[in-house]
RNA sequence: CCAGGGGGCCGGGCAGCCGCGUCAGAGCAAUCUGCCGAGGAAAGUCCGGGCUCCACGAAGCAAGGGUGGCGGGUAACGCCCGCCGGGCCGGGUGGCCGGCUUUCGGGCCAGCCGCACGGUUCAGGGAAAGUGCCACAGAGAACAGACCGCCAAACGCGCCCCCGGGCGCGCGGCAAGGGUGAAACGGGGCGGCAAGAGCGCCCCGCGCGCGCCGGCAACGGCCGCGGCACGGCAAACCCCACCCGGAGCAAGACCGAAUAGGGAUGGCGCGCCGCGCGAGCGGCAGGCGGGUUUCGCGCCGAGCUGUCCGGGUUGGUCGCUGGAGCACGGUGGCAACACCGCGCCGAGAGGAAUGGCUGCCGAUGCGGGGGGCAACCCCCGCGGAACAGAACCCGGCUUACAGGCCCCCUGGCACC
RNA sequence: GCGCCCGUAGCUCAGCCGGAUAGAGCACGAGCCUUCUAAGCUUGGGGUCAGAGGUUCGAGUCCUCUCGGGCGCG
Numbered sequence: 001c002c003a004g005g006g007g008g009c010c011g012g013g014c015a016g017c018c019g020c021g022u023c024a025g026a027g028c029a030a031u032c033u034g035c036c037g038a039g040g041a042a043a044g045u046c047c048g049g050g051c052u053c054c055a056c057g058a059a060g061c062a063a064g065g066g067u068g069g070c071g072g073g074u075a076a077c078g079c080c081c082g083c084c085g086g087g088c089c090g091g092g093u094g095g096c097c098g099g100c101u102u103u104c105g106g107g108c109c110a111g112c113c114g115c116a117c118g119g120u121u122c123a124g125g126g127a128a129a130g131u132g133c134c135a136c137a138g139a140g141a142a143c144a145g146a147c148c149g150c151c152a153a154a155c156g157c158g159c160c161c162c163c164g165g166g167c168g169c170g171c172g173g174c175a176a177g178g179g180u181g182a183a184a185c186g187g188g189g190c191g192g193c194a195a196g197a198g199c200g201c202c203c204c205g206c207g208c209g210c211g212c213c214g215g216c217a218a219c220g221g222c223c224g225c226g227g228c229a230c231g232g233c234a235a236a237c238c239c240c241a242c243c244c245g246g247a248g249c250a251a252g253a254c255c256g257a258a259u260a261g262g263g264a265u266g267g268c269g270c271g272c273c274g275c276g277c278g279a280g281c282g283g284c285a286g287g288c289g290g291g292u293u294u295c296g297c298g299c300c301g302a303g304c305u306g307u308c309c310g311g312g313u314u315g316g317u318c319g320c321u322g323g324a325g326c327a328c329g330g331u332g333g334c335a336a337c338a339c340c341g342c343g344c345c346g347a348g349a350g351g352a353a354u355g356g357c358u359g360c361c362g363a364u365g366c367g368g369g370g371g372g373c374a375a376c377c378c379c380c381g382c383g384g385a386a387c388a389g390a391a392c393c394c395g396g397c398u399u400a401c402a403g404g405c406c407c408c409c410u411g412g413c414a415c416c
Numbered sequence: 417g418c419g420c421c422c423g424u425a426g427c428u429c430a431g432c433c434g435g436a437u438a439g440a441g442c443a444c445g446a447g448c449c450u451u452c453u454a455a456g457c458u459u460g461g462g463g464u465c466a467g468a469g470g471u472u473c474g475a476g477u478c479c480u481c482u483c484g485g486g487c488g489c490g
Base pairs, nucleotide, nucleotide: 001412002411003410004409005408006407007406008405009404010403012361013360014359015358016357017356018355020037021036023034024033025032026031039387043398044397046396047395048394049393050392051248052247053246054245064244065243066242067241068240069083070082071081072080073079084124085122086121087120088119089118090117092115093114094113095112096111098109099108100107101106125239126238130237131236132233133232134231147178148177149174150173151172155170156169157168158167159166160165161164186204187203188202189201190200191199205228206226207225208224209223211222212221213220214219252318253317254316255315262309263308264307265306266305267304268303271284272283273282274281275280286300287299288298289297325344326343328341329340330339331338332337365382366381367380368379369378370377371376417489418488419487420486421485422484423483426442427441428440429439435473444460445459446458447457448456466482467481468480469479470478
């Protein structure tokens, strides 16, 4: 310098002019002046809280939902930090097998197993509590199995001969190799054997001991025993441990028009006759039925109003932004973070403002020229900024994002 | 503000507790029938299962995120 991976930060700057919004001030008003005016995600609403109301209060159970190694941080979390364990990658190293080469000392390449290290990643409790599933292929898929294959030691039969050997077959033995599959009942190596096999041994893995040591713990190390009995799936049901009362600023509190309801209390009114205990019924009179009168028919006949109180709609005020706040420095801690000191105030709003133009500067990019061994540097011209938009607030996560800067790790190249 | 559901062929829908080349009807293409058309019969094509990532041997189905659409309550 290039490539890949991981993490953190910024995300246009300055000046002028015009414009928009809240608030404050001035003004009778029109208007003017001043301060301030989006984000790292303001987004999705996926988690956790503050705040407010509901249930008289507290505890528990059930249902439902969520979380899931351990320890710490935090107001809390499913977040963050550190550690543990597993997976993957990288180079190193030890052993073994194979190939090539050799001047026989060795060298090189590829593979398998192990060890320590570094990076990265994990929705990482339980599969010897139970149920369920494992298609197709395959001989066999969970107390499994023999298709191809390997063997002929033992037993039996047949044949041959040099008479204790050979060959073939049967009864058989085996599970190493091949093959199927996502997965084949421990992995690698050496020995052993008729061939094989934890059959024996070494390394790794596994189980057991409630063994010893270290660690707060997850867990690790060592010792002894056991050749190994125990496949995978819980983002299938389930089991275990822990957590969760519900609603949401349209929460909620206060002030309160007109009109129409509700309650209390006054005033005026509720025709006359008969029957009936009463609700009511009948008759007469009254009103209404398109201008009028008469007759007939139908319908109606008890409220009106004053004062006071209460709920509540439109509306207004509060909640509302000074807070688990931000910057700097110090101390403790591996870190997340905590504490101390000092300084600062940074939208508050209603369907809702935060923008535009010009000039200069601008990371990077493109083109041209010059310099340098090279990486690269200098000059000129062109071009010139993403995702997005607060609405009660905060801590996270996730998603979107042009471009730039810084740090760490791995590999390669160049120069000294 | 709070909550729920859906997305599969051009259209309307199936696809259960994960296991084939993802099916059905209508539509479309070709052939047969008919004088021709329709109907009918035979046959064929057509799918990023909305997108991305994960779990699993295996995902349309299970989990997470994103996008689009619809509904309910205050």
Molecule: RNase P RNA; transfer RNA
Organism: Sphingomonadales bacterium